[in-house]
RNA sequence: GCUCUCGUAGCGCAACUGGACAGAGCACCAGCUUCCGGAGUUGGGGGUUGCGAGUUCAAAUCUCGCCGAGAGCA
Numbered sequence: 001g002c003u004c005u006c007g008u009a010g011c012g013c014a015a016c017u018g019g020a021c022a023g024a025g026c027a028c029c030a031g032c033u034u035c036c037g038g039a040g041u042u043g044g045g046g047g048u049u050g051c052g053a054g055u056u057c058a059a060a061u062c063u064c065g066c067c068g069a070g071a072g073c074a
Stems, first nucleotide, its partner, number of pairs: 001073007010026002013023001019057001028044005050066005
């Protein structure tokens, strides 16, 4: 340099080939429980879906550019 894959919550991931409000787990916060903590249980907060643009009635999903990570080829 070329090709392919990936980027979604603090972390590791899902979203059924465009359609209802983007979810669950762990973590975090609060209540209950406990002498306190942990465990258990109930509830809660947290997202510009890497960035920008385009297509569409509608984009995490499709297209283009850029950024980053990984793999292969040279």

About this RNA
This is a predicted structure of a 74-nucleotide RNA (transfer RNA) from a Candidatus Microgenomates bacterium. The prediction has a mean pLDDT of 80. Its Rfam family is "tRNA". About the family: Transfer RNA (tRNA) molecules are approximately 80 nucleotides in length. Rfam classes the family as a transfer RNA.